[in-house]
RNA sequence: AAAAAAGUUUUCUAGGGUUCCGCAGCAUAGCUGGCCUGGUCCGAGAGAAAACACACAGCGCUUGCUGUGACACGGAGGGACAAAAGCCUGGGAGAA
Numbered sequence: 001a002a003a004a005a006a007g008u009u010u011u012c013u014a015g016g017g018u019u020c021c022g023c024a025g026c027a028u029a030g031c032u033g034g035c036c037u038g039g040u041c042c043g044a045g046a047g048a049a050a051a052c053a054c055a056c057a058g059c060g061c062u063u064g065c066u067g068u069g070a071c072a073c074g075g076a077g078g079g080a081c082a083a084a085a086g087c088c089u090g091g092g093a094g095a096a
Stems, first nucleotide, its partner, number of pairs: 007052006015042002020039002022036001023033004054069006071091001073094001077089003
């Protein structure tokens, strides 16, 4: 100084808030409250699982089967939806 499938999707979790529901209160056509356990909702690169795909190796010889695919500290600021966040920016800046 540079590259990588470090891929896509789905389900779930840690986490997150408050549109809707519920709950609580009030001066009750409604208003307020997330310093309300929750259902809906958002949701992980560095959490889990699955499917597909890709790379390599072995076997098979009909187009498939098996195996492997490691590691991963990290802001501030900004952005979206009702709002917030381990969401996006972002395996970024930076550190090592």